[in-house]
């Protein structure tokens, strides 16, 4: 210098003017005035984990769902850190739902002879049996049969490779590798290494059903709580009306009670609306120490750091900075990503113009 790879940061700045939403102070006041504050690294997707609220005091079981190497971190997690193993890469580094396929069931397209208690298409063989020639020795046929070494198919073909062996072959036998078992050593562990031994165990697939281990009650701030115009329906009381409808009291009338109906009031109801929940919290930020490889934990000091609800957080101008274009230059012109809180946190994932910083790797050059 080129190409890569990891981690972290930034996401224009300042000033003026005019607005918008909370807070605090003054003020009788929701008027007005003053002071101070006012989006993000993802506020997003709503995918996980929690707090909080209600349901039923959330305990057991079924169903259903999730997770699945080890150790650690955390309020918790499917997250993070460190490590193991497997895979990719020359490497820095990256990726992995990474338990079980002798418990059972299912599936394995196309091609191929055969896709699973193997198979004989081509090829190879003729030891054994058969047939033919031959006196015999021997030779022939490829009929029964043997064979997975060779070819071809496929993502995958029943351990790999070399030697012995054989009619030809074959873990049939042997060495090495792989695999299983046992023991020892190192490590907290996952696991690794070594020795001994077995003898080829009999394909793949579990983000297919399933088995094993562990975890999970459900719904969500439109949760939920309080106040409370109106309408409908409900309850009670008071005052009327009706009887030429009725029932009871009474011998009968009046009257009273029930009933029906009307008015008024109260209770109750809980819609529009208002208030709370709402931002002080497993907090954050800044600075300085401590423990730990790290994730993280903990200490001291300073600081309260958005709370809207037809939903604030904006607009304009000037100067500077960045990039691009034009110009010898002075200078002139243009551009500015993804996106925008809505109960709150911890994560993950996704989007993102331009720019910055620090380690690392490979190659090339120079000294």
């Nucleotide at each position: 210098g080129a190409a890569g790879g990891a981690a972290a940061c930034u996401g224009g700045a300042u000033a003026a003017u005019c607005g918008c939403u909370g807070a605090c102070a003054g003020g009788a006041a929701c008027a007005c005035u003053g002071u101070g504050a006012g989006a993000g690294g993802a506020a997003a997707g709503u995918c996980c984990g929690a707090g909080c609220u209600c349901c039923g005091a959330a305990g057991g079981g079924c169903a259903g769902g999730g997770u699945g190497c080890u150790g650690g971190g955390u309020a918790a997690c499917a997250c993070c850190c460190a490590g193991g193993c497997g895979g990719a890469g020359u490497g820095a580094u990256c990726c992995g739902a990474c338990a079980g396929a002798c418990a059972g069931u299912g599936c394995c397209a196309c091609a191929g002879a055969a896709a699973a208690c193997a198979u004989a298409c081509a090829g190879c063989c003729a030891a054994u049996g058969g047939c033919c020639u031959g006196u015999a020795a021997a030779g022939g046929c490829g009929c029964a049969g043997g064979u997975a070494a060779u070819g071809g198919u496929g993502a995958a073909a029943a351990g790999g490779c070399g030697g012995g062996g054989u009619a030809a072959g074959a873990g049939c036998c042997c060495a090495c590798c792989g695999c299983g078992a046992u023991u020892c050593u190192g490590g907290u562990a996952a696991c690794a290494g070594a020795a001994u031994u077995g003898g080829c165990a009999g394909g793949g697939u579990a983000a297919a059903c399933c088995u094993c281990a562990c975890c999970c009650g459900g719904a969500g701030c439109a949760a939920g709580a309080u106040c409370g115009a109106a309408u409908a329906g409900g309850a009670a009381a008071a005052c009327g009306u009706u009887u030429g409808a009725g029932a009871g009291c009474g011998g009968c009338c009046c009257g009273c009670u029930c009933a029906a109906u009307g008015u008024u009031u109260u209770c109750g109801g809980g819609u529009u609306g208002a208030u709370c929940g709402c931002u002080u919290g497993a907090g954050g930020a800044u600075g300085c120490g401590u423990g730990g490889c790290a994730a993280c934990a903990g200490g001291c000091a300073u600081u309260c750091c958005a709370g809207a609800u037809g939903a604030a957080u904006g607009a304009u101008u000037a100067u500077c900075a960045u990039u691009c274009c034009g110009g010898c230059g002075a200078c002139g012109g243009a551009a500015g990503a993804c996106a925008g809180a809505a109960c709150u946190c911890g994560g993950c994932u996704u989007a993102c113009a331009g720019g910055u910083u620090u380690g690392c790797u490979u190659c090339a050059g120079c000294a």
The prediction has a mean pLDDT of 76.
A computed fold for a 367-nucleotide RNA from Candidatus Moduliflexus flocculans, annotated as Bacterial RNase P class A.
The sequence is in RNAcentral, with records from Rfam.
Of the family's consensus pairs, 94% are formed in the model.
It matches the Rfam family "Bacterial RNase P class A". From the family's description: Ribonuclease P (RNase P) is a ubiquitous endoribonuclease, found in archaea, bacteria and eukarya as well as chloroplasts and mitochondria.